[in-house]
Overview: This is a predicted structure of an 83-nucleotide RNA (c-di-GMP-I riboswitch aptamer) from Nitrosomonas sp. Its Rfam family is "c-di-GMP-I riboswitch aptamer". Gene Ontology term of the family: cyclic-di-GMP binding. The organism belongs to Nitrosomonas, within Bacteria. Its mean pLDDT, the model's own confidence on a scale to 100, is 83. The sequence was found by an Rfam model in a public genome assembly.
RNA sequence: UUAGUAAAAAACCACCCUUGCUGUAAAGCAAGCUCGGAAAGCCAGCGGAUCUUUUUAUAACGAGAGAUGGCCGGGCUGCCUCC
Repeated sequence: UUAGUAAAAAACCACCCUUGCUGUAAAGCAAGCUCGGAAAGCCAGCGGAUCUUUUUAUAACGAGAGAUGGCCGGGCUGCCUCC
């Protein structure tokens, strides 16, 4: 230095819910709260999955637009250090 990673310490984020705002919606933003997280930091123009909406259409499938990174895989970056 790189990879895995225990314990401790210093940091970080913020599930759900509530209030307000934005949006047709999924959902997002801000404040409070703190379930949890070793990346719960970033990427949706890397792949899948799920959700919303428009359209086709008896319906589903399909197609367009959008959302989710705390759905999964993947990529990039990062704190400490017994072994």